Small-subunit ribosomal RNA, central domain from a metagenome, 348 nucleotides, folded computationally.
Context: one part of a larger RNA
Order: sequence, then structure tokens, then C1' cells
RNA sequence: CUGGGCGUAAAGGGUGCGCAGGCGGUUUUGUAAGUCAGAUGUGAAAUCCUCGGGCUUAACCUGGGAACUGCGUUUGAAACUACAAGACUAGAGUGUAGCAGAGGGGGGUGGAAUUCCAUGUGUAGCAGUGAAAUGCGUAGAGAUAUGGAGGAACACCGAUGGCGAAGGCAGCCCCCUGGGUUAACACUGACGCUCAGGCACGAAAGCGUGGGUAGCAAACAGGAUUAGAUACCCUGGUAGUCCACGCCCUAAACGAUGUCAACUAGUUGUCGGGUCUCAAUAGACUUGGUAACGUAGCUAACGCGUGAAGUUGACCGCCUGGGGAGUACGGUCGCAAGAUUAAAACUC
Repeated sequence: CUGGGCGUAAAGGGUGCGCAGGCGGUUUUGUAAGUCAGAUGUGAAAUCCUCGGGCUUAACCUGGGAACUGCGUUUGAAACUACAAGACUAGAGUGUAGCAGAGGGGGGUGGAAUUCCAUGUGUAGCAGUGAAAUGCGUAGAGAUAUGGAGGAACACCGAUGGCGAAGGCAGCCCCCUGGGUUAACACUGACGCUCAGGCACGAAAGCGUGGGUAGCAAACAGGAUUAGAUACCCUGGUAGUCCACGCCCUAAACGAUGUCAACUAGUUGUCGGGUCUCAAUAGACUUGGUAACGUAGCUAACGCGUGAAGUUGACCGCCUGGGGAGUACGGUCGCAAGAUUAAAACUC
């Protein structure tokens, strides 16, 4: 290379956009690069194969043939691929009219709760635990009432519910903005699919600068527990958590299942839209999601099963015994932490 694979055994890139590349709908005409057929030149000899011959045989030597699967020239074919010109509408897209939505960015605003502050009432406890203690409190706590400050998060609705490419997104209102889907018609006319590099986004933690800090809380301190207790439990508590801007670029980034397209029984629930019957419910059909079961089929089994892990095609990524190791070295990126790319010796 051929081959076999990637839900759970090793293996789907975290996600999208997308240049090159690969692949590409229906149809007409032409060309003849690929393709196919014929002819011809060449493809040294030896070797290999085959039919003979020679050494007593064989190895060996030797004559003829075949082969040398290749390359060149030339003649023809035109189905397929390609190319050129033209046409089409089933893929893709645009317009018109609706619809649903925690999709994104910015601004404003609301109530509950925690904490703190002030004042009133009031008196000896409060808090905490398995039990305690540290802690708070007669300088008046805790409780209760009123007023105020400030930060963060949005109970109920709320849901195997919705939206988003993924990460993710939830009080309410306004502004700006992306995508989806439905119905009927009109339009463009293959404009498509995938995508190495590249670009963008990317939870949490972490980093830089400047703010903010109610609650929670790594580190840290104290109290317990214990043989010890650098823990689990308790009392405190700083980074951080929040905001703005700039980095980091990793996750069990999971559906552990790449994207796109076609085909292949059904049943039930739910969300969004439409058509018909009905015009009260309801039913039938259709379309796009999201779930439960299940036929054929697949699977080592578990299970999957029109949202496939079924049957096929296009393109990309990845795997090749365990450890060493996602490590060393080198490169690239980063302020750093580190990320990414990625071995070998040795060993079982």
C1' cells in the first nucleotide's frame, strides 16, 4: 500500500465558517484529454514458462516458440468521466405573508431573601454539634418593629418544555440584532456537499489592569474528632465568585455516536405551524422539532432501530497490545500557569 475499524473494547477533531483539494442534479449538441477497439514500431541477450536436443540421468548446457502485463505512432468508437456552448427545475437560494422561542448585545427597572448600619421595645442568653468547644453577648446580643445602605441571584410559572453551531441561555420592560419554521405563489437557474492548512467562537478554574465585594468560599487561623488528622464536622476568613477591557483555549467540551444526502413497518406522548371535517369538544391529514416503545435489519453482547448503531453514497478527522507517555527533546503559541505538535531506549 492493500485490508479492518472508531456508542461502551484503541479510535469522531469542543463547535462553526471556509480558500485550495475531493465529490457533484436533468437534458441537447460538439470535442476527443481519460476510456475502449484495431494496426504498427519498440520492449537487447540471459532469466521465468513451454515444445525439442546434448552430457549414462539430474543439476547444467543448448535450438524454436510464447511471454515481456510497458511505451510510442496511427486509424476508429463516443456510452461514461472531463472540457466547450446551450436549455431545464426536482438540489440550493431570494422575494411576499404569518408564527414560536431563557438565541445574542446594550440600557432601564421590580419584589422576596441574606448581611450591615441607625433608632425604639426588651433581658440573658445566642449560635453550633453525634456530643462539644472555639465564636457572639450586660460596652445590652439573640428576638421583635421602623427606617436606611449595598451587592449578588431571580421562588412560583417550570416541564423527558423552548432557543442556540457548540460552549451555553431564565424576574419584568425598551432599543439594536442573528437564526429557524409554516403556507401559497413568483423569481434565480446547480449558484451544491465536504473540507487539510486558515479564521472565528469556546464552561469552569487561572492570569493582567482598574473597579466592586452582600452571601458563599480555595489558601489560612482557631475549636473539635483521632493513635495521628496537614481531612471529613464547627467558628471565622483572604484570593476568587460580580463588572469593564485584554489574555488563557482546556473539560466525562458526552448522545462518550463527524457533516451532508437518499432509501427502509408501526404505536404513544409533547412543542411550533398549516389544511380539511366540525364550527363545542374532538377527529383525520401534513410539516418541522423533542421524548418513550418497537418490526425488519444490525450488534460480541448491552442495546440501536425513519432523530439508526439498518441499507448505500460523498468528504473530513482518528485508531493499530499494556506500561514508559500525552511524557522527553525540538518547534509554535502564552505575561505566567501552561497549551499544542509528539517520540525513543527499556520493560511485560